[in-house]
């Protein structure tokens, strides 16, 4: 919206009517029963209760005939006829059917019943449901339609637009949020529905199957005399229980509203008020102004100060709220009563109006008075997000945490304090909703690689659909109209002082109905068209498919010949095979499988897939032509078909290969990789399976959008026959625009649009469980949750790494020379020992290092022992006063120290003096403090090592990229070099490299002592000794020189390289100093400095002695050797660089010597160490031996230093004479004046180094011009799951703990159905022999009714078989999680077998 299918008491309007008669029953009385609740019998009574009769139509029902109306129907208004149905009074008045009631009819309003379209949850792991089910006919029932009920008939009805089932849920106006669309919600208020202890039932009534009525059944509770009864707060208060949690057993009907009543009035836990609760919203207060010594206190501090902070105190004001007192507007309008006026004709009636009077439970504004800043501030937070920080405590503890994450000794993150920030009668927390989240995307997402395209096709439903004409008007659009309750929201105006709140008005309610119109588009209907699609004709390419046949090569087996020892296999081997003749080779036979070359990012097919040749059958494509049909199309949920390999069933077949299995190797192991065998299988036929990285990780179809180049298949045009131009399909490569997170895609799109389908929504759990379904099985498809994590992931970037690649370098290897590792000794380290063996350093880059020198000292409490306590050292303050200190002496002691004695000051002032005062060094006492080689190098500075003297590391600007970042710095050459050149979106620059600096090599010049001496002199045995000289050497200042400058060749016309000339030196001439950005939490708190911590009669300081030197061992670094290129003796030659006064010391003397004595010279180009430098050279001896090698060890005697050589120094002489005859695995240095070898000097130092360290010179090689390998490094590139960066990451079993889940013999419970039984109350039907006042009848009796009986239905109950859900369950299964468990090494690099 519909009701044409209905009802309606009270209220309003209109019409009509109200006559006559009768019988009872409560209350009441009497007598009883009962514990009670309650109840029985008898008597008698009234009515507006009840009954009968009369009157009746405009009423109801039925019949007749026609009209109108509706989409349709039981609709409407007339007409005619039949039957049926009413009513008692009360008030007022002289009087009225006037008033209140009554009966009947019509209408209205309001309220209901019924009906229907649309809308209104989740699950498809609920897919089929349904017997009164769907419809019909008839009947019953109702106010009324209808399977609502019944009988009969038919077999329908619902469902993928989600039926049925399960779970959940009162619905709406609205509320919260949101830009909106939405999402979530349905408290309070309003509307609707439902319920009233649980279930069933009817009665009464206008209306109920009735919250505070009835009956029955059940559970529960109560009373009881045990016989029987009673009850229903999900009304207002209140109690109990449960719970995290929710109020007073209040006042009043004064107002509003309701019921009854003529009214007064009565009732009203509706309502109005008050109470409790910061539960919410709103408003207000807790003061305002002044006030700096910036008080005290607190906190911090760089100790100066800062901050709390005008904050307080103090001074001056004000008076809100609260408190006390006073007074009281308003919420009150009425009603009633009394008395006037007016109207209804008159009235005491009714209506209306005036005056007087009467009504407040509760609240109490505003106002007046009193008083005094008095009574009134908290909560959270301060690492980032996010406004706001310091100190202390704590030390991965205690704790915090919304996310990231804090806490392991300097915590802005924990706790506290101070302080700050935010909000403020609140502030935080928790829970929840929306938002942010475009993170379910309608608005508004995606699917190559992040999650996501179905393995492929055919096709059903559905969705979408070329062009044109007419029509329709469903969608669509526009106008009108009705509705969209009120409240809410919004706007505006108004009322409470404001606001919250309330009121008025407007707008809105985006919706729906009806109606009028429009017709472009979509849809429906009718008719055309040809371009989509299909079809015909003519050609054409092809490993397209199926079947049958056939061929050669190879392989294996068998037969035969030749042949004669191995073959085979591997990284190397072995197992295996072979004199019983293998392998090899030749001939023959058999068998099965697969088809070399052709072969091509070539072809065909939907995909899977398809490859010798021939034949038969057969599918599709492409091109040309444009014959025909005339939208026949695209996609496609379900469905159907196809679908590699493996696997399964049945039957064949079986050459080769080959899971499992056996053996041999490899290995720590090797259930693997490698090798020798080998069964299923691989092959064929038939049937299953239905999955793959079934991949282009890219669904199908259509259209559009720059180009270039190839390949395959056709057609056309031109042609000089080479080819050129052009068109369609297929297949590749590059690329523009555009897109993309990027990589990339790019007319075969991942671009721009359209249509349809599939799929995704963090990782793990999970290719799972469970259920369903398919399968013979294996298993497939569909497909969760608990729990757990703060990520998982993509693309790209920079690094690092690779048992990836390329280029290049380095004594990296190779080529060489010499060593180490073996011996003895020295030295350092580890270990052991010890009272102590102080500490540090730990691969390279600790270990002859800190230590350039441990007997005491050094030296460190390292050990034992003895002492000191303001201290060995610094500064300040206070006090003291000359006692003490210094100095001298004594005692004790190992010393340090302790104890004691003696001695006496200094400056200034006053004073004759005595003395007094005062002051600063020193001292004493006390206080501050000193001290610490105590800890932390992972709190630090500084310094240092290392990669590495490797060639790198960066910046500005520009450009590219969303960005990280790239470019430059790459590439081609070249270099020792990011050195230089060229190219180049780069151009430049910086730190490094180089150069500048020092030494050295040649020359020139200047200068000429202490150096030099050619020439000229002097002197000496001799010597630059002297005069002189500046030539030379040299010294030390300045300069020159070397730059690929020149020539030739190569090279890109380059840089540069190669060769050459010249030159002392040639391509950096040699050497040194010089060490980029950074790495190693590298080293050092024991050089120094320093934060923090610790210690303070000791972890400080002093002293004696010991230790650092300890020795079964192990390692590093060295020395000396093992000898003849040597050893020894004698002779003989040539350096450089240093050092020296507590020193170097000539010379002489003594001593075998170490050394001693005396002693010149020299603060040093003068003198000395210092000479013979040594190896070298010459001569002699040794003659291969544990030696004339080697020198350890030990003995004796000496020397030196020193306070002192026992632990524990060095040297000398004599004697002793060990191991050792060239060194296993392994390993080190060196490319030229280098290695090797030889000596010299110095630092430290009293002494102590033939061996360490730093320098100096002498003699003086070999080898390599290569980069395969080992090590390290640089650049480019590649892969990466690494970024603490491969000493990385990471997987699985096992073992342990804990958590959730699945399975499980079962066990326990819930839910809704089904079947059977029983069957209360009760309606309805039947019966009703019992009972009965009204009516009929004279009566008998009848009518009517009741009790009782009975039938159908029927709640609860009982029983049974199923379904479904939940809980639990010995045991069992996997899964998740848990700093340091076990075993291996699977993956990430070629991850060591991709």
């Nucleotide at each position: 919206g519909g009701u044409a299918a209905c009802g309606u008491a009270c209220c309003c309007c209109c019409g009509g009517g109200g006559c006559g008669a009768g019988g009872a029953c409560a209350g009441c009385c009497a007598c009883g029963g009962g514990a009670a609740a309650c109840u029985g019998u008898g008597g008698g009574u009234a009515a507006u209760a009840c009954u009968c009769g009369a009157u009746a139509a405009u009423g109801u029902u039925c019949c007749c005939a026609a009209u109108c109306g509706u989409g349709a129907u039981g609709g409407a208004a007339g007409g005619g006829g039949a039957a049926c149905c009413a009513a008692u009074g009360g008030g007022u008045g002289u009087g009225a059917u006037u008033c209140c009631a009554c009966c009947u009819g019509g209408g209205g309003a309001g309220c209901g019943g019924c009906u229907u379209a649309c809308g209104c949850a989740g699950c498809a792991u609920c897919a089929g449901c349904u017997a009164g089910u769907u419809g019909g006919u008839g009947a019953g029932g109702u106010a009324a339609u209808g399977g609502c009920u019944c009988a009969c008939c038919a077999a329908g009805g619902c469902u993928a637009c989600g039926a049925c089932g399960c779970u959940u849920a009162g619905g709406g106006g609205a509320u919260g949020u949101g830009a909106g669309a939405g999402c979530a919600u349905g408290a309070u208020c309003c509307c609707c529905a439902c319920c009233a202890c649980u279930g069933g039932c009817a009665c009464u009534g206008a209306g109920g199957c009735a919250c505070u009525g009835g009956c029955c059944a059940g559970a529960c509770a109560c009373c009881u005399a045990c016989g029987g009864g009673u009850g229903g707060c999900u009304g207002c208060a209140g109690u109990c229980g449960a719970g995290a949690a929710u109020c007073u057993u209040c006042g009043g009907c004064a107002a509003u509203g309701g019921g009854c009543g003529c009214a007064a009035g009565c009732c009203u836990g509706a309502c109005c008020g008050a109470g409790c609760g910061a539960c919410g919203c709103c408003g207000c207060g807790u003061g305002c102004g002044g006030g700096a010594u910036g008080a005290a206190g607190g906190c911090c501090u760089u100790c100066g100060g800062g901050u709390u902070g005008u904050a307080a105190a103090c001074c001056g004001c004000u008076g809100u709220c609260g408190g006390a007192g006073g007074g009281g507007a308003u919420g009150a309008a009425g009603u009633g009563u009394a008395u006037g006026g007016g109207a209804g004709u008159a009235a005491u009636c009714u209506c209306u109006u005036g005056u007087a009077u009467u009504u407040g439970a509760c609240a109490g504004a505003g106002c007046c008075u009193c008083g005094g800043a008095g009574g009134a501030a908290g909560c959270a937070c301060g690492g980032g997000c996010u406004a706001a920080g310091u100190u202390c405590g704590u030390g991965c503890c205690a704790g915090c945490a919304g996310c990231c994450g804090c806490g392991g000794u300097a915590a802005u993150a924990c706790g506290a304090a101070c302080u700050g920030u935010g909000c403020g009668a609140a502030c935080g927390u928790u829970a929840u909703u929306c938002g942010g989240a475009a993170u379910c995307a309608c608005u508004g997402g995606g699917c190559u690689u992040a999650a996501a395209g179905g393995g492929u096709g055919c096709g059903u439903a559905g969705g979408c659909g070329g062009u044109u004409u007419c029509u329709u008007a469903a969608g669509u659009c526009a106008g009108g109209u009705g509705u969209g309750a009120a409240a809410u929201c919004u706007u505006u105006c108004g009322g409470c002082u404001c606001a919250a709140c309330c009121g008025g008005a407007a707008a809105a309610c985006u919706g729906c109905g009806c109606u009028u119109g429009a017709u472009a588009c979509u849809g429906g209907g009718a008719g055309g068209c040809u371009u989509g699609a299909g079809u015909g004709a003519g050609g054409u390419a092809g490993g397209g498919g199926u079947g049958u046949g056939u061929g050669g090569a190879a392989c294996u087996u068998c037969c035969g010949g030749u042949g004669g020892a191995g073959c085979g296999g591997u990284g190397a081997a072995a197992u295996g095979u072979g004199u019983a003749g293998a392998u090899a080779u030749c001939g023959g036979a058999a068998g099965g499988a697969a088809c070399g070359c052709c072969a091509g990012c070539a072809g065909c097919g939907a995909a899977a897939g398809c490859g010798g040749c021939a034949c038969a059958c057969u599918g599709g494509g492409c091109c040309u032509u444009u014959u025909c049909u005339g939208a026949c199309g695209c996609u496609g949920a379900g469905g159907c078909a196809c679908g590699a390999a493996a696997g399964c069933c049945a039957g064949g077949g079986g050459a080769g290969c080959g899971a499992a299995c056996g053996g041999g190797a490899u290995u720590a192991g090797a259930u693997a990789c490698c090798c020798c065998g080998g069964u299923a299988g691989u092959c064929c036929u038939g049937g299953c399976c239905g999955u793959a990285a079934a991949c282009a990780c890219u669904g199908a179809c259509c259209a559009c959008u720059c180009g270039a180049g190839g390949a395959g298949g056709g057609g056309g045009g031109c042609u000089u026959c080479g080819g050129c131009c052009u068109u369609c399909c297929u297949u590749c490569u590059c690329u523009u625009a555009g897109c993309g997170a990027a990589a990339g895609c790019g007319u075969u799109a991942a671009g721009u649009g359209g249509u349809c389908c599939g799929c995704c929504u963090g990782g793990g759990g999970a290719u799972u469980a469970u259920g369903g379904u398919c399968g013979c099985a294996a298993g497939g498809c569909u497909g969760a949750a608990a729990c757990u994590c703060a990520a998982a992931g993509g693309a790209a970037u920079u690094g690092a790494c690779g048992g990836g690649g390329g280029c290049u370098c380095a004594c990296a290897c190779a080529a060489g020379c010499g060593g180490u590792g073996g011996a003895g000794c020295a030295u350092g380290u580890g270990g052991c020992u010890u009272a102590a063996u102080u500490c540090g350093a730990g691969g390279c880059a600790a270990c002859g290092c800190g230590a350039a020198g441990a007997a005491c000292c050094u030296u460190a409490u390292c050990c034992u022992g003895g002492g000191c306590u303001u201290g060995a050292c610094a500064u300040g303050c206070a006090u003291g006063g000359a006692u003490u200190a210094a100095c001298c002496c004594u005692g004790u002691g190992a010393a340090a120290g302790c104890a004691g004695g003696g001695c006496c000051a200094c400056g200034c002032u006053c004073g004759c003096a005595a003395g007094a005062g005062u002051g600063g060094a020193a001292c004493a006492u006390g206080c501050a403090c000193a001290g610490g080689u105590g800890c932390u190098g992972c709190a630090u500075g500084g310094c240092u090592g290392u990669c590495g003297u490797c060639a790198g590391c960066u910046c500005g600007u520009g450009u590219c990229g969303u960005g990280a970042g790239a470019u430059g710095u790459c590439g081609c050459g070249u270099u020792a070099a990011g050195u230089c050149g060229c190219u180049a979106a780069g151009c430049g620059a910086g730190c490094g490299a180089a150069a500048c600096c020092c030494c050295u090599a040649u020359c020139c010049u200047u200068a000429g002592u202490u150096g030099c001496c050619a020439g000229c002199g002097c002197g000496u045995c001799a010597u630059g000794g002297c005069g002189g000289g500046g030539a030379c050497u040299c010294u030390a200042g300045g300069g020159a020189g070397a730059c690929u400058g020149c020539c030739g060749g190569u090279g890109u016309c380059a840089a540069a390289c190669c060769g050459g000339a010249g030159g002392a030196a040639g391509g950096u001439g040699g050497g040194g100093a010089u060490g980029a950005c950074g790495u190693c939490a590298a080293g050092u708190c024991c050089u120094c400095a320093u934060g923090g911590c610790c210690u303070u009669u000791a972890u400080g300081c002093c002293c004696a002695g010991g230790g650092c030197u300890g020795c079964g061992c192990a390692c590093g670094u060295g020395c000396u050797a093992c000898a003849a290129u040597g050893g020894g003796a004698c002779g003989u030659a040539c350096a450089a660089a240093g050092c020296g006064c507590u020193g170097c010391a000539a010379g002489c003397c003594u001593g075998c010597g170490a050394a001693g004595g005396c002693a010149a010279g020299c603060g040093a180009a003068u003198c000395g160490c210092a000479a013979a430098a040594a190896a070298g050279c010459g001569u002699c001896c040794c003659c291969c031996a544990g030696u004339u090698c080697g020198g350890a060890u030990u003995g004796u005697g000496g020397g030196c230093u020193g306070c002192a050589a026992c632990u524990c120094g060095c040297c000398c002489a004599c004697a002793u004479g060990a191991a050792g005859c060239c060194g296993g695995a392994a390993u080190c240095g060196c490319u030229a004046g280098u290695a090797a070898u030889c000596g010299c000097c110095g630092a430290u130092c009293a002494g102590c180094a033939u061996u360490g360290c730093g320098g100096c010179g002498g003699u003086g090689a070999a080898u390599g011009u290569g980069u395969u390998c080992c090590u390290g490094a640089g650049c480019c590139u590649u892969g990466u799951a690494c970024a603490c960066a491969c000493c990385g990451c990471c997987c699985g079993u096992c073992a342990a703990g804990c958590c959730a889940c699945g399975a499980a013999a079962g066990c326990g419970g819930g839910g809704g159905g089904c079947a059977u039984c029983c069957g209360a109350a009760g309606u309805c039907g039947c019966u009703g022999a019992g009972c009965u006042a009204a009516c009929c009848g004279c009566a008998a009796g009848g009518g009517a009714g009741c009790a009782g009986g009975u039938g159908c239905c029927g709640a609860a109950g009982a029983u049974g078989a199923a379904c479904u859900c939940c809980g639990u369950g010995a045991u069992u299964g996997g899964g998740a999680c848990u700093a340091a468990g076990u075993c291996g090494u699977a993956a990430c690099a070629a991850g060591g077998u991709a």
Small-subunit ribosomal RNA from a metagenome, 1394 nucleotides, folded computationally. RNAcentral holds the sequence, with entries from SILVA. It matches the Rfam family "Bacterial small subunit ribosomal RNA". Rfam links the family to the GO terms structural constituent of ribosome and ribosome. Its mean pLDDT, the model's own confidence on a scale to 100, is 82.